[in-house]
Context: one part of a larger RNA
RNA sequence: CUGGGCUUAAAGCGUGCGUAGGCGGACUUGAAGGCACCUUGUGAAAUCCCUCGGCUCAACCGGGGAACUGCUUGGUGAACCACAAGUCUUGAGGUCGGUAGAGGCGGUCGGAACGAUAGGUGGAGCGGUGAAAUGCGUAGAUAUCUAUCGGAACGCCAAUGGUGAAGACAGGCCGCUGGGCCGCACCUGACGCUGAGGCACGAAAGCGUGGGGAUCAAACGGGAUUAGAUACCCCGGUAGUCCACGCCGUAAACGAUGCGCACUUGGUCGAGGGAGUUGAACGCUUUCUCGGUCGUAGAAAAAUUGAUUAGUGCGCCGCCUGGGGAGUACGGUCGCAAGAUUAAAACUC
Numbered sequence: 001c002u003g004g005g006c007u008u009a010a011a012g013c014g015u016g017c018g019u020a021g022g023c024g025g026a027c028u029u030g031a032a033g034g035c036a037c038c039u040u041g042u043g044a045a046a047u048c049c050c051u052c053g054g055c056u057c058a059a060c061c062g063g064g065g066a067a068c069u070g071c072u073u074g075g076u077g078a079a080c081c082a083c084a085a086g087u088c089u090u091g092a093g094g095u096c097g098g099u100a101g102a103g104g105c106g107g108u109c110g111g112a113a114c115g116a117u118a119g120g121u122g123g124a125g126c127g128g129u130g131a132a133a134u135g136c137g138u139a140g141a142u143a144u145c146u147a148u149c150g151g152a153a154c155g156c157c158a159a160u161g162g163u164g165a166a167g168a169c170a171g172g173c174c175g176c177u178g179g180g181c182c183g184c185a186c187c188u189g190a191c192g193c194u195g196a197g198g199c200a201c202g203a204a205a206g207c208g209u210g211g212g213g214a215u216c217a218a219a220c221g222g223g224a225u226u227a228g229a230u231a232c233c234c235c236g237g238u239a240g241u242c243c244a245c246g247c248c249g250u251a252a253a254c255g256a257u258g259c260g261c262a263c264u265u266g267g268u269c270g271a272g273g274g275a276g277u278u279g280a281a282c283g284c285u286u287u288c289u290c291g292g293u294c295g296u297a298g299a300a301a302a303a304u305u306g307a308u309u310a311g312u313g314c315g316c317c318g319c320c321u322g323g324g325g326a327g328u329a330c331g332g333u334c335g336c337a338a339g340a341u342u343a344a345a346a347c348u349c
Base pairs, nucleotide, nucleotide: 004320005319006318007303008302012317014201015200016199017198021194022193023192025088026087027086028085029084030083033081034080035077036076037075038074041071042070049065050064051063052062053061054060091191092188093187094186095185096183097182098181099180103177104176105175106174107173108172109171110154114150115149116148117147118146119145120144121143125136126135162169163168206247207246208245209244210243211242216240220236221235222234223233258316259315260314261313262312263311266294267293268292269291270290271289272288273287274286275285276284277283298305299304322349323348324347331342332341333340334339
């Protein structure tokens, strides 16, 4: 070096961009590094193997041969790998014309609900629970009406729906902006795939500074329950929840399923385009892309999966190798901290 694996048994990095590297379309010509064949020199002896012989045999020993799979010289070949030059269009990208969308950022506006403040009506309860109590209320609550203020979230539409690389994204309108899909002809001409390091993004909670603070609500206080009740239930309630900027970098970050390409029976539903059918709505046929579902072959330990593959292959990366100790200790790196990341061993079964 060579093995077997990674949905659920150990195992796919949370996601993307991308450096090195690995891998890479069709055709022509050249050259000959790899490669193949022939060849030169070398590859000590012994050992191993074959054969013949010597000790009465054998072990052992001697003669000869082969081998030493390697390195090297010169030559020939040109399919393949690599190289050089050129050509091509199917991979990839672009121009043009359309199109759907909670994709992102900023601004502005809106209604419902909620809470508060002020005022009116009213006059004894309200609230809450399994039942209660704490709590609120004659200093006028609850209820109801009017006005004003405040913060947060956007009902119906709404979907098994859509968009995004993932995290995630939903009131209306405006501005800026990323990506996708479809169509025709045209343009570039392999510009591609993956991606160790690296860089960027990354829910919630948490942290720093400054705002904001309606609701909800860790902690905390009280009332109940209970043998107890540091809980479940109830009344309150602070961080936080919201905004700006800066950190953190983790999740059952899940499809527990890495990315790309090619190939391999079908049915059905949904979303976005195109074409045909007579000009149109509808319908029908067909095609491309996306999202589901049922199932053929196959796969699988089975559950299941099944063109959105876990099928058949190829390329590249990541990861696993009995349980516990342990995702811990030590050390390194990062962080304000919390901690994150990298990551053992003794011992034990």